[in-house]
C1' cells in the first nucleotide's frame, strides 16, 4: 500500500521554540495566518484497543498503545426528496472519497 468493520454535528493553551505558509487528492469556493502558518516540545481533549476496578456491565478510571486539539470530514462537485423561485438557491438524506481505531492476509 490492500481488505473488513465501527465512528466522524461535541471536546481540547493569548505556553515555549520556529519563521511562511495552512485547511487530504483534483477542481471551484470560502476561510485561518507576522495580533505568528507548517513543524518540534510542553499542555490539554476524548475513550477506539489493551489494562485496572466492579457480582457483572454498553459503568468508572485515564495506567499503556494510538488518535485528536478553527470552521459538520470547512462547503460543493455523484444521486434522491422537499421548499422557494425561475433555471438558480436553500434544507434534509444516501453514496463516492477521506480521517481515526481495531482486526486480517
Nucleotide at each position: 500500500a490492500c481488505c473488513u468493520u465501527a465512528u466522524c454535528a461535541a471536546g481540547a493553551g493569548c505556553g515555549a521554540c520556529g519563521g511562511a505558509g495552512g485547511g487530504a487528492a483534483u477542481a471551484g469556493g470560502c476561510c485561518c495566518u507576522g495580533u505568528g502558518a507548517a513543524g518540534u516540545c510542553c499542555g490539554g481533549c476524548a475513550a477506539c484497543c489493551g489494562g485496572u476496578a466492579u457480582a457483572a456491565a454498553g459503568u468508572a478510571c485515564a495506567c499503556g498503545g494510538u488518535g485528536c486539539c478553527a470552521a459538520g470530514u470547512c462547503c460543493u462537485a455523484c444521486g434522491g426528496a422537499a421548499u422557494a423561485a425561475u433555471a438558480u438557491a436553500u434544507u434534509c438524506u444516501g453514496g463516492u472519497a477521506g480521517a481515526u481505531g481495531a482486526g486480517g492476509a